Source information: A computed fold for a 71-nucleotide RNA from a Patescibacteria group bacterium, annotated as transfer RNA.
RNA sequence: GCGAGAUUAGUAUAGUGGUAGUACGCUACCUUGCCAAGGUAGAGACACCGGUUCAAUCCCGGUAUCUCGCA
Repeated sequence: GCGAGAUUAGUAUAGUGGUAGUACGCUACCUUGCCAAGGUAGAGACACCGGUUCAAUCCCGGUAUCUCGCA
């Protein structure tokens, strides 16, 4: 330099054109004499820019970062 893949909450991940979930973690409450465990509720995320569309996390283009391969 070329090609391919990935980027979603603090972490690990699912998802798919129409409201974004799960687990652990965090906060509050309940339970317990205390802790742990358990239960309920809550906060918290689609890498960035543009395009297509009535509507984009999803489709298209570009940028950034990471990984792999080729040279």

The RNAcentral record of the sequence draws on ENA. It matches the Rfam family "tRNA". From the family's description: Transfer RNA (tRNA) molecules are approximately 80 nucleotides in length.